The RNA shown here (TPP riboswitch aptamer (THI element)) has 97 nucleotides and comes from an uncultured Hyphomicrobiales bacterium. It matches the Rfam family "TPP riboswitch aptamer (THI element)". Its family is annotated with thiamine pyrophosphate binding in the Gene Ontology. The model forms 100% of the base pairs in the Rfam consensus.
[in-house]
RNA sequence: CCAUCAGCCGAGGGGUGCCGUCCGCUGGACGGCUGAGAUCACACCCAUCGAACCUGAUCUGGUUAACGCCAGCGGAGGGACGGCGACAGGGCCUAUC
Numbered sequence: 001c002c003a004u005c006a007g008c009c010g011a012g013g014g015g016u017g018c019c020g021u022c023c024g025c026u027g028g029a030c031g032g033c034u035g036a037g038a039u040c041a042c043a044c045c046c047a048u049c050g051a052a053c054c055u056g057a058u059c060u061g062g063u064u065a066a067c068g069c070c071a072g073c074g075g076a077g078g079g080a081c082g083g084c085g086a087c088a089g090g091g092c093c094u095a096u097c
Base pairs, nucleotide, nucleotide: 001090002089007084008083009082010081012046013045014044016041017033018032019031020030021029022028023027053078054077055076059072060071061070062069
């Protein structure tokens, strides 16, 4: 000097269900379940090494009080970038042998 992991900075991409009670017509409050997160969040997650997330899907099998709760689907299709960046690695120069 080059390239880069973790990570950092800036700008970004996402999802927010199910059940019960109450209010009463429009959605909201409280509680329970799963989860990182269930529209309080400047929160959480993800960022091409892309299952964060969407389509398929009013899908299929299982489970549950119920539900993308679990699994299949899924070596299916989509899906959001710039910079900095150490040891090791590679290159160059100098010194010494």